[in-house]
RNA sequence: UGAGCCGGCCGGGCGGCCGCGGCGCGCGGCUUCGUACGAGCGUCGAGGAAGGUCCGGACUCCGUAGGGCGCGGUGGUGGGUAACACCCACCCGAGGUGACUCGCGGGACAGUGCCACAGAGACAGACCGCCAGCGGCUCCGCUCCGGCGGAGUGCGGGUAAGGGUGAAACGGUGGUGUAAGAGACCACCAGCGCGCCGGGUGACCGGCGCGGCUGGGUAAACCCCACCGGGAGCAAGGCCGAGCAGCAGGCGACCGAGGACGGCCCGUCCGAGCCUGCGGGUAGGCCGCAUGAGGCCGGCGGCGACGUCGGUCCCAGAUGGAUGGCCGCUCAGGGUAGCGCCGCAAGGCGCCGCCCCCGACAGAAUCCGGCCUACGAGCCGGCUCACCCG
Numbered sequence: 001u002g003a004g005c006c007g008g009c010c011g012g013g014c015g016g017c018c019g020c021g022g023c024g025c026g027c028g029g030c031u032u033c034g035u036a037c038g039a040g041c042g043u044c045g046a047g048g049a050a051g052g053u054c055c056g057g058a059c060u061c062c063g064u065a066g067g068g069c070g071c072g073g074u075g076g077u078g079g080g081u082a083a084c085a086c087c088c089a090c091c092c093g094a095g096g097u098g099a100c101u102c103g104c105g106g107g108a109c110a111g112u113g114c115c116a117c118a119g120a121g122a123c124a125g126a127c128c129g130c131c132a133g134c135g136g137c138u139c140c141g142c143u144c145c146g147g148c149g150g151a152g153u154g155c156g157g158g159u160a161a162g163g164g165u166g167a168a169a170c171g172g173u174g175g176u177g178u179a180a181g182a183g184a185c186c187a188c189c190a191g192c193g194c195g196c197c198g199g200g201u202g203a204c205c206g207g208c209g210c211g212g213c214u215g216g217g218u219a220a221a222c223c224c225c226a227c228c229g230g231g232a233g234c235a236a237g238g239c240c241g242a243g244c245a246g247c248a249g250g251c252g253a254c255c256g257a258g259g260a261c262g263g264c265c266c267g268u269c270c271g272a273g274c275c276u277g278c279g280g281g282u283a284g285g286c287c288g289c290a291u292g293a294g295g296c297c298g299g300c301g302g303c304g305a306c307g308u309c310g311g312u313c314c315c316a317g318a319u320g321g322a323u324g325g326c327c328g329c330u331c332a333g334g335g336u337a338g339c340g341c342c343g344c345a346a347g348g349c350g351c352c353g354c355c356c357c358c359g360a361c362a363g364a365a366u367c368c369g370g371c372c373u374a375c376g377a378g379c380c381g382g383c384u385c386a387c388c389c390g
Base pairs, nucleotide, nucleotide: 001386002385003384004383005382006381007380008379009378010376012330013329014328015327016326017325018324020045021044022043023042024041025040027038028037029035047361051372052371054370055369056368057367058366059233060232061231062230071229072228073227074226075225076090077089078088079087080086091105092103093102094101095100106224107223111222112221113218114217115216127163128162129159130158131157134156135155136153137152138151139150140149141148142147171189172188173187174186175185176184190214192211193210194209195208196207197206198205199204237287238286239285240284246278247277248276249275250274251273258270259269260268261267294313295312296311297310298309299308300307301306333356334355335354336353338351339350340349341348342347
């Protein structure tokens, strides 16, 4: 210099004007209390994903003696955590020269099922081949007539080396052996199992010896093993509670309850219902609901996830659902003119001016921990490989 790998950070800042929601204070509207209305002041006011609603919890109600079956989930090992399908470290396997990345990573000699197409055959088989040792058949020779020997034949049979099919065909190479062959046997290699020794908490790793020689894949197919799991969810759930209907009691129908005429008395008109209580509970309102597995800073322990201690802070709570709009300046970033320095040059660095941009994804709704997905101009750090220079 070029090409990469990994991790972290940010999601602009300040000011002015207008506007919105919560809370507090005092004021007014309106009749004291009160207040849901109005304006003023103060203060607070979205995110890294608030998102998808995919996991795990808190919380609430319902259910529940204990145990089992069933169903669902998880699945290398050891840790972390309130818990997890999350996170950390490690192991094994695969990929990469490497930094590093990826793994839906228990069990396929417990049993069952499936393996498209092709192919003879997918777990059991013989299509093309190979074979005359055996049975059969044909021919020839010999014969003591009982048979014997030879040649041929791929009908029966043997074989699984070679060819061919396939993603996959039952270890590989060489030899012995055989009619031809074959782990049938032998040597080495690969793989599996068992035993011993050593290391590790463990997954596992290393070494030595022995064995049969070798057994396809698939469990996100059924299944087996180990562990975990009761159900529904803030529209959970709780409190208050109009109106209508119901029940009970009282008053009243010309001896007139009650209503209208702003309140009271009188008066005028209408007039058969009116009032009180009770429980359940609709509309509606309030709580749940904002101090929490909380944020920030620092110390200590730990490789780390994380834990612990101390200090400090209070940081949205809407319910048609509030955070927005305009303007100015500016950090960072990009482009470019000029000047200066370095360099042979390409170019680099600094100062100053102008221009662009100042974004995207997206918006809380009971809360918290994760995962996944969406997204922008960028910034920072560590590491690897190749080439060049000293």
Molecule: Bacterial RNase P class A
Organism: Nocardioidaceae bacterium